Predicted 3D model of a 75-nucleotide RNA (c-di-GMP-I-GGC riboswitch aptamer) from a Deltaproteobacteria bacterium.
It was read from a public genome assembly, where an Rfam model found it.
Rfam family: c-di-GMP-I-GGC riboswitch aptamer. Clan: c-di-GMP_I riboswitch clan.
Its mean pLDDT, the model's own confidence on a scale to 100, is 80.

[in-house]
RNA sequence: CAAGAAAAAGCCAAACCUGCCGCAAGGCAGGGACGGAAAAUUUCGGGUCUAUAGUAGACAGCCGGGUUGCCUUGA
Numbered sequence: 001c002a003a004g005a006a007a008a009a010g011c012c013a014a015a016c017c018u019g020c021c022g023c024a025a026g027g028c029a030g031g032g033a034c035g036g037a038a039a040a041u042u043u044c045g046g047g048u049c050u051a052u053a054g055u056a057g058a059c060a061g062c063c064g065g066g067u068u069g070c071c072u073u074g075a
Stems, first nucleotide, its partner, number of pairs: 001074004011036002016031006034061001040067003044064003047059005
C1' cells in the first nucleotide's frame, strides 16, 4: 500500500426479559446472543419511523459518503 477467502487474541451485541427516561419513534443500564471485519464514529446524501406537525425529533445493526482503528493474507 492492496485485499477480506479462511480464522478470531481482543471487541461489539439483534430478538426477548427487567428497571429508569421520553407523548411517541426511541434512548440508557443490567441480563441475553441473532449476528458483525468497522455492528467504531459522523445525520453529509438518500430512506424509514414518531409527534403536541409552516416544524421538531428518532434510527449509524437500512443503503451510500466522510474520519479513525483491530486482525489475517499478499506486495